[in-house]
RNA sequence: AAAUUGAUUGAGAUGAUCGCUUUGAUGUAAAAAUCGGAGAGGAAAGUCCGAACACCUUAAAAAGAGUAGUUGGUAACACCAACCGUUUUAGAUAGCAAUAUCUAAAACAGGACAAGUACAACAGAAAAUAUUCCUAUUCCGCUUUGCGGGGUUAAGGGUGAAAUGAUUAGCUAAUAAGCUAAUCCGUUCUGUUGGUGACAACAGAAAUGAGGCAAACUCUACUUGGUGCAACUUUGAGUAGGCCGAGCUCAGUCAAGCUUAGCUUGAUCAGUUCGGCGGGUUGAAGGCUUGAUCUUGACGGCAACGUCAAGACUAGAUAGAUGAUCGUCGCCCUUGCUUAGCAAGGGAACAGAAUUCGGCUUAUGAUAUCAAUUUAGGC
RNA sequence: GGGCGCUUGGCUCAGUUGGUUAGAGCGUCUCGUUUACACCGAGAAGGUCGGGGGUUCGACUCCCUCAGCGCCCACCA
Numbered sequence: 001a002a003a004u005u006g007a008u009u010g011a012g013a014u015g016a017u018c019g020c021u022u023u024g025a026u027g028u029a030a031a032a033a034u035c036g037g038a039g040a041g042g043a044a045a046g047u048c049c050g051a052a053c054a055c056c057u058u059a060a061a062a063a064g065a066g067u068a069g070u071u072g073g074u075a076a077c078a079c080c081a082a083c084c085g086u087u088u089u090a091g092a093u094a095g096c097a098a099u100a101u102c103u104a105a106a107a108c109a110g111g112a113c114a115a116g117u118a119c120a121a122c123a124g125a126a127a128a129u130a131u132u133c134c135u136a137u138u139c140c141g142c143u144u145u146g147c148g149g150g151g152u153u154a155a156g157g158g159u160g161a162a163a164u165g166a167u168u169a170g171c172u173a174a175u176a177a178g179c180u181a182a183u184c185c186g187u188u189c190u191g192u193u194g195g196u197g198a199c200a201a202c203a204g205a206a207a208u209g210a211g212g213c214a215a216a217c218u219c220u221a222c223u224u225g226g227u228g229c230a231a232c233u234u235u236g237a238g239u240a241g242g243c244c245g246a247g248c249u250c251a252g253u254c255a256a257g258c259u260u261a262g263c264u265u266g267a268u269c270a271g272u273u274c275g276g277c278g279g280g281u282u283g284a285a286g287g288c289u290u291g292a293u294c295u296u297g298a299c300g301g302c303a304a305c306g307u308c309a310a311g312a313c314u315a316g317a318u319a320g321a322u323g324a325u326c327g328u329c330g331c332c333c334u335u336g337c338u339u340a341g342c343a344a345g346g347g348a349a350c351a352g353a354a355u356u357c358g359g360c361u362u363a364u365g366a367u368a369u370c371a372a373u374u375u376a377g378g379c
Numbered sequence: 380g381g382g383c384g385c386u387u388g389g390c391u392c393a394g395u396u397g398g399u400u401a402g403a404g405c406g407u408c409u410c411g412u413u414u415a416c417a418c419c420g421a422g423a424a425g426g427u428c429g430g431g432g433g434u435u436c437g438a439c440u441c442c443c444u445c446a447g448c449g450c451c452c453a454c455c456a
């Protein structure tokens, strides 16, 4: 210097003509018509979380589902900020080295495996109550360069993703994964100090050597009723307010029983609720856009964010409007003229509101900034 | 608009505490049988388990994300 990748920024401006949706005024019996105003996004997407709102309806417990370092932010969250811890990478310092400390960056679904249960293929002697395959060594018997049996398995060997902390001395025939003792390291517990806290530093223990896996069951703490604007409300038109099943209700009728005009039981009929089948419609309005809203400034806070003040109103369509063409300027690329400008041609992504917000995730051309990697050149 | 489910050879499907090399039927190919074909018999090929990432020693399987396909939900009496 170029290319690639990632993160952030960013998502052209303005005018004319013809149209679309909505709205204000004039106008009208009602219209038409005329003159104005407004008209997609950073993701409107995926529907992955959290809410508002509405209805069903009161959801205690259990079950089920979910969350998971700490503190803070927030209406709330699985989101955000800061911090803590662990791991990895890079650099610096110390050291013969292993390694240690410090700084920076990145990642972390980061409670508990020291409550219990389960799992670990293949290989290997042995895969979690540790064990003894080769080898080695020792004793006994037969016997003779070996065989059989018993004991011990220290040094050495090989497997795997993973093999029970390291070193030293003694016991022992032997340098043990056994016993005893010491030192170092780690864990746990106790105490002191610092911090709101996660945690950190130091000291002590006559405690201990405990492997992995909870995006395995599980345990701990906390949260949690369901359905979703096709929720829900009003209304127009139309149809067979028909059929079946289940439940409830009491009046009438009938029958039976008991008894003396009432009670009980059954049937029928009626009413009512729920479910299914069948029938009709494919209309209108509300919910619907002023809201945890946006912009600017000041203040508080490391930050996320909050408070106050002033100002602004910024789409509501319903098969779904927000478009097309042309001009000028701006950006990028190519070519030419020529030396920083001009001319010509071309290019500009992902995408399209549908009840509304807060996040996350995914898609995304050019420009600019930062980081990493690769390539080439120079010193 | 809202809510759910599925994806494994060419087709239809299995695949459970995560474990060596993912199976079955139909289809395809080769050989045998037959004059020849079919049936039948024997054998073979064919799979990045929809894509990507993560957890784990190890992922079709567990978790996250993206893509594709499919299903359900209107109102009135």
Base pairs, nucleotide, nucleotide: 001375002374003373004372005371006370007369008368012329013328014327015326016325017324018323020039021038022037023036024035025034026033041350045361046360048359049358050357051356052355053228054227055226056225064224065223066222067221068220069083070082071081072080073079084110085108086107087106088105089104090103091102092101093100094099111219112218116217117216119212133157134156136152137151138150139149140148141147142146165184166183167182168181169180170179171178185209186208187207188205189204190203191202192201193200194199232286233285234284235283242277243276244275245274246273247272248271249270252268253267254266255265256264257263258262279455280454281453293312294311295310296309297308298307299306300305331347332346333345334344335343336342337341380452381451382450383449384448385447386446389405390404391403392402398436407423408422409421410420411419429445430444431443432442433441

About this RNA
Two RNAs folded together computationally: RNase P RNA and transfer RNA, 456 nucleotides in total. Model confidence (mean pLDDT): 75 of 100. It holds a member of the Rfam family "Bacterial RNase P class A". The family's RNA type in Rfam is ribozyme.